A computed fold for an 86-nucleotide RNA from Sulfuricella sp., annotated as c-di-GMP-I riboswitch aptamer.
RNA sequence: UUCUGUAAAGGGCCAUCCUGACCGAAAGGCUGGGUCGCAAAGUCCCGAUCUAAAAAGUGCCGCUUCAUGAUCGAGGGAUUGCCGGA
Numbered sequence: 001u002u003c004u005g006u007a008a009a010g011g012g013c014c015a016u017c018c019u020g021a022c023c024g025a026a027a028g029g030c031u032g033g034g035u036c037g038c039a040a041a042g043u044c045c046c047g048a049u050c051u052a053a054a055a056a057g058u059g060c061c062g063c064u065u066c067a068u069g070a071u072c073g074a075g076g077g078a079u080u081g082c083c084g085g086a
Base pairs, nucleotide, nucleotide: 002086003085004084005083012038013037017033018032020030022029023028036073042079043078044077045076046075047072048071049070050069055065056064057063058062
């Protein structure tokens, strides 16, 4: 440097769940805890999914459309990284 891989060691992340004088219209996020799990369950791009405030439309107080919002721990690609092996 390239390929590869185990939870061996040191660590990391963290579904569900719990926490909160929290943020948000909602979807969701954030703080702390940390289980199931993950060798990228780090980051970015695409794509998919969710929500629909505002805006627009309308048969009108409802309905419809739509992301500039959000999620991806069942998607694809790129890129970076600990340790081990070849």

The sequence is in RNAcentral, with records from Rfam. Its Rfam family is "c-di-GMP-I riboswitch aptamer". About the family: GEMM was predicted in a large-scale screen for bacterial structured RNA regulatory elements.